About this RNA:
The RNA shown here (small-subunit ribosomal RNA) has 1479 nucleotides and comes from an uncultured prokaryote.
[in-house]
RNA sequence: AGCGAACGUUAGCGGCGGGCCUAACACAUGCAAGUCGCACGAGAAAAGGGCUUCGGCCCCCAGUAAAGCGGCGCACGGGUGAGUAACACGUGGGUAACCUGCCCACCGGCGCGGGACAACAGCUCGAAAGGGCUGCUAAUACCGCAUACGUCGCCGAGGACUGCGGUUCUGGAUGGGAAAGCCGGCCACUCCAUAUAUGCUGGCACUGAAAGAGGAGUCCGCGUCCCAUCAGCUCGUUGGUAAGGUAACGGCUUACCAAGGCGAAGACGGGUAGCUGGUCUGAGAGGAUGAUCAGCCACACUGGGACUGAGACACGGCCCAGACUCCUACGGGAGGCAGCAGUGGGGAAUAUUGGACAAUGGGCGAAAGCCUGAUCCAGCCACGCCGCGUGAGUGAUGAAGGCCCUAGGGUCGUAAAGCUCUGUGGGGAAGGACGAAAUCUGCGCGGUUAAUACCCGUGCAAUUGACGGUACCCUGAUAGGAAGCACCGGCUAACUCCGUGCCAGCAGCCGCGGUAAUACGGAGGGUGCAAGCGUUGUUCGGAAUUACUGGGCGUAAAGAGCGUGUAGGCGGCCCGUCAGGUCAGGUGUGAAAGCCCUCGGCUCAACUGAGGAAGUGCAUCUGAAACCGGCGGGCUAGAAUGCGGAAGAGGGAAGUGGAAUUUCCGGUGUAGAGGUGAAAUUCGUAGAUAUCGGAAGGAACACCAGCGGCGAAGGCGGCUUCCUGGUCCGACAUUGACGCUGAGACGCGAAAGCGUGGGGAGCGAACAGGAUUAGAUACCCUGGUAGUCCACGCCGUAAACGAUGGGUGCUAGGUGUUGCGGGUAUUGACCCCUGCAGUGCCGUAGCUAACGCGUUAAGCACCCCGCCUGGGAAGUACGGCCGCAAGGCUAAAACUCAAAGGAAUUGACGGGGGCCCGCACAAGCGGUGGAGUAUGUGGUUUAAUUCGACGCAACGCGCAGAACCUUACCUGGGUUAAAUCCACCGGAAUCCUGUAGAGAUACGGGAGUGCCCUUCGGGGAAUCGGUGAGAAGGUGCUGCAUGGCUGUCGUCAGCUCGUGUCGUGAGAUGUUGGGUUAAGUCCCGCAACGCGCGCAACCCUUAUCCUUUGUUGCCUGCGGGAAAGCCGAGCACUCUAGCGAGACUGCCGACGUUAAGUCGGAGGAAGGUGGGGAUGACGUCAAGUCCUCAUGGCCCUUAUGCCCAGGGCUACACACGUACUACAAUGGCCGGUACAGAGAGUCGCGACCCUGCGAAGGUGAGCCAAUCUCAAAAAGCCGGUCUCAGUUCGGAUUGGAGUCUGCAACUCGACUCCAUGAAGUCGGAAUCGCUAGUAAUCGCGGAUCAGCAUGCCGCGGUGAAUACGUUCCCGGGCCUUGUACACACCGCCCGUCACACCAUGGAAGUCGGUUGCUCCAGAAGUCGUUGAGCUAACCCGCAAGGGAGGCAGGCGCCGAAGGAGUGGCUGGUAACUGGGGUG
Repeated sequence: AGCGAACGUUAGCGGCGGGCCUAACACAUGCAAGUCGCACGAGAAAAGGGCUUCGGCCCCCAGUAAAGCGGCGCACGGGUGAGUAACACGUGGGUAACCUGCCCACCGGCGCGGGACAACAGCUCGAAAGGGCUGCUAAUACCGCAUACGUCGCCGAGGACUGCGGUUCUGGAUGGGAAAGCCGGCCACUCCAUAUAUGCUGGCACUGAAAGAGGAGUCCGCGUCCCAUCAGCUCGUUGGUAAGGUAACGGCUUACCAAGGCGAAGACGGGUAGCUGGUCUGAGAGGAUGAUCAGCCACACUGGGACUGAGACACGGCCCAGACUCCUACGGGAGGCAGCAGUGGGGAAUAUUGGACAAUGGGCGAAAGCCUGAUCCAGCCACGCCGCGUGAGUGAUGAAGGCCCUAGGGUCGUAAAGCUCUGUGGGGAAGGACGAAAUCUGCGCGGUUAAUACCCGUGCAAUUGACGGUACCCUGAUAGGAAGCACCGGCUAACUCCGUGCCAGCAGCCGCGGUAAUACGGAGGGUGCAAGCGUUGUUCGGAAUUACUGGGCGUAAAGAGCGUGUAGGCGGCCCGUCAGGUCAGGUGUGAAAGCCCUCGGCUCAACUGAGGAAGUGCAUCUGAAACCGGCGGGCUAGAAUGCGGAAGAGGGAAGUGGAAUUUCCGGUGUAGAGGUGAAAUUCGUAGAUAUCGGAAGGAACACCAGCGGCGAAGGCGGCUUCCUGGUCCGACAUUGACGCUGAGACGCGAAAGCGUGGGGAGCGAACAGGAUUAGAUACCCUGGUAGUCCACGCCGUAAACGAUGGGUGCUAGGUGUUGCGGGUAUUGACCCCUGCAGUGCCGUAGCUAACGCGUUAAGCACCCCGCCUGGGAAGUACGGCCGCAAGGCUAAAACUCAAAGGAAUUGACGGGGGCCCGCACAAGCGGUGGAGUAUGUGGUUUAAUUCGACGCAACGCGCAGAACCUUACCUGGGUUAAAUCCACCGGAAUCCUGUAGAGAUACGGGAGUGCCCUUCGGGGAAUCGGUGAGAAGGUGCUGCAUGGCUGUCGUCAGCUCGUGUCGUGAGAUGUUGGGUUAAGUCCCGCAACGCGCGCAACCCUUAUCCUUUGUUGCCUGCGGGAAAGCCGAGCACUCUAGCGAGACUGCCGACGUUAAGUCGGAGGAAGGUGGGGAUGACGUCAAGUCCUCAUGGCCCUUAUGCCCAGGGCUACACACGUACUACAAUGGCCGGUACAGAGAGUCGCGACCCUGCGAAGGUGAGCCAAUCUCAAAAAGCCGGUCUCAGUUCGGAUUGGAGUCUGCAACUCGACUCCAUGAAGUCGGAAUCGCUAGUAAUCGCGGAUCAGCAUGCCGCGGUGAAUACGUUCCCGGGCCUUGUACACACCGCCCGUCACACCAUGGAAGUCGGUUGCUCCAGAAGUCGUUGAGCUAACCCGCAAGGGAGGCAGGCGCCGAAGGAGUGGCUGGUAACUGGGGUG
């Protein structure tokens, strides 16, 4: 894009078309083929009229109806598509091998006779359908005779043509063979009275012949579906002779003879199918199709058969058989819608039991006419195509309403309403066709004629319409009765809201839906089409996805394992010839319709009329001769042979050699050997292993040895001999295209395997044992059988690979190597240059999806073969062939999936590689894991134990501090309730206080008035309380809707961009490489050159110095002082905190590339980023947080909000994490004594003093702090004591007594004192931190805080050990490699088993279909034969009778359905069984 469509939904009108695609299933009823009285005989009735003796008769009806005989038609028209793969159809030819009714033109004829049979009548059988017998009769029915222009048979002559068979023409002789009348007109002739016919004339019939037209038959060339898993088929088969038969050729049939015929260019068999013009699609080539219309064929319930006829093997004819239906009196009969309607049935599905012969056409007829379900019309159906309408203009308050909203508005939307118009259409009323021209009839005219008949031509008149009162036209009124359907995630035009929550659902493909869905459902809006719109089905296209046009095969599917060679295909140079292919022109044909063009008719269009063009084809004629082809001749460049030479693991056979292994024998010799990661099995004191000598036997041939050689491939390796194939080089000679490829076919063909017989050293499936392991039917070890070896025979496969078929030619090079040759040179050999043939590497152009290939092509071309067409099922099943078997070759489908696959890219990953780093390991020190306690978590419990955080990167985390509060949880009590705004009321505000209650709260009492205006009543501002409205509020959910913030990889050294370049592209390059660094740090190199975010530096702190400052510091110096920088004075030092300096690989040396830099050194307080901090790239983890805050959506609204009291977060069998304190003598206790830093402090720090054993209390100086206070630093040091013990260790737990904070320490604080004194004696597996002022150890301070610190954040004191090194564990960086991974190895993924479902193979059988062969039986019927029965026409005969001929009947051949038997093919089903697919 199309459709004979169907389904869903919707529907106003008209025109033109179309309408059982399924059951060639079965059919009720009606109709669809008759007609002619001008061929013939016979011939009613009713109604009507008349008469009547009422019995009936007559007229008319009417020579009518109905029937018969006869003629023509019924073979056309109409239907259907079953069958048919065929001369059925299409196309072009032949018929010299034929027929043809009616029609047209032409040449002749039409004479004389005869006998019957229907109808009818009578009798009779039968239920019926239908008969039987007797009798009568006509003809255009039938028969005989005559005649014979043609014609036919036979004989014979001549001419022409010829395909040599024959055909045709012209004469001749002889024989055979026809006919029918009917209807008009006329009376000149004949018969004759008008008249009539036997006469004349006309028409229609009839007959012989021949021609035409049209129509059939038959034959041939070419074309015409699928399966080769159908490969061989055939006995009337193929041909001949003869005969029969036909309209006609012919095995069409029969007899005989011969043994042929067909087939890979597909016979035979199976499946499917009417063919064509055309139709649909497509740019075309093609593909699909064969409705309507047209041509041909076939069929008419199924099968068979003939008759009649010009024509049939006959749709509405006959006979027989079968199935089915109907009638029946059970004896018998009837029927055939695939004609038009219609019915049932089937189906997703397809119409009225209509009108008319008016037109067109057909049959009959002389005609009128009759018949015609052909046809023309109408009806039903949106089934299709085409046309029209459902209104037009104006109309902004952009109405109402809906929807959305950022709350402003937007949109439906000029849309509506309103106003002004129009009238297609619908309805009313009036008119009203074209299609019709005739025939016939009437009246004329002309021609013809003897004629006024007939006939022909012509004029006038009259007659005929189913559709249909339809089309069309005119008229009046009315916007009135007339719009839907699908879609809106992408493809693909069209977006929002709500509902739903992987549900319900959608879906053509991709895919949507798990709480914000443009994808589901609804709505609003939009998009598309429109009386339709969608869906489904189907065809072509896109699909270059079967590739002729126009594809491929190294790795995506695809080169056969290799060769020899048949058919076939293709084929070198020159000349001549032929004209098959080819090309050109002519002619015929290519039906009509259709397509295309032009013009015309319906108002347009659809539709339709006319003309033209086209129809790429076929046939034929003429021509051309380049090319292909045939034939003939020649050539040598292809190919081959001869000659000379060369290399070689080429093949086969025989022989032979040494090394080694093993075994055996002997010697020496002694305890092990062997084997492995380590072992064991094993061997060995019966003497192994080792070693020496000897022997046996089998197999394989080290070095040479080489991307060396040979072979077609498989493959081939010691040496010698024999036999043998191929190749290369050189120069000439010969043949003269002898060539290439190669479907089938044939041969070869590794290993393993099979058969028979040998052989068997080593090795070694199976097997055994030992190990390993969770297991170990493996890898390792010890043994070991087939086998490996030989001979003969099978098998026929492989990653049989270059994953690359063979041949020929052409298209840059470079560099190895093998064989042979030439040149130069040489004594010679090398070297060098060069040719041919092989074999490698690199590479140009070109090719390729890329990888890559690249004169050994995967380049450019030609020829031939093989092969491919999504993955799985499956190289499987079935069938066939081969094989001893194993199995091989050939080779599907159902079903299932939306992929499977190639190459390359970026990542990620690897029990891959290289380089490098990190307290990563190692080396060390100290811990954790064991104990007690603290704290967090899980779990459990509970009314609640609020919530969050979960590997590292949750767990002393949010919480820098839960008794109330906090608080979010639970129980109970209560509640328009805290902010802002508005309205109303009241009171300024504010302060004191009572009662009830657990409190919130409720109800009161009292004090108290300010500012502005004022008419002195009041009003206003601000504020408070109450009421109302609106609105709040939520630590409710979603961190997977979010912002922000944070953790982590990781302070790791990375992450990108611009331009350029490379690549089809993803992408690469840069960023890789060589060095170097802590570093993508720097240097060098480089198709890259640069930029950015990171690194580093800049910042803070610390270490040194200078300077500045001077209510800290200083016996520095001076003075005072009882002591203390306490005071004076001072600012040198320390310090304070500002500004500077200093360090940059700057200097020297070595190394390095002269670089970057590294190492060493000097100087320096500090040296190679000096130490520490702050600083965290692109990103990852849907990491964490809606309970900090913010925020979308959802949810709650006398509650999930708010207030209050009490409780809980503090529970406790357990488990884990993080800490504290310990287990002691490097210690505990007691006494003495020394030295910090950094901080904090007025709701505070709190000195001195007093009280208390103490916590603390009392008092309260000083200090807003370099001034005062906290404040004692502790470890340390000195002295004493304890003496290894559950202790003078350890301090848990518990009892008692207290202190402090606080409204309040019961649940549930800290501290003090007295008493108590638990576990614990250094911690299993495992695991953590730390590289220097670090670990360890010691104390001090701070935040939070009323109080509460073993936590956290800081501070200083004392102060180590170790690092060989980078193999390993963990993490990371760069490069590289493999990848089937990409939610990325916590990936992916294989097979069994279990379960469910699906399709399928096998299968004892069983049930169908179809077909072959053999046989039985055999209807109708043709043919043959017989024909004793019957017999009008003709013959003989006076007759009787006979003959000729015919009929019935019998017999025979053939023969359908049927039956019996036995095969083939095919389908269904089946216990059980096999594998497969999906989940």

Its Rfam family is "Bacterial small subunit ribosomal RNA".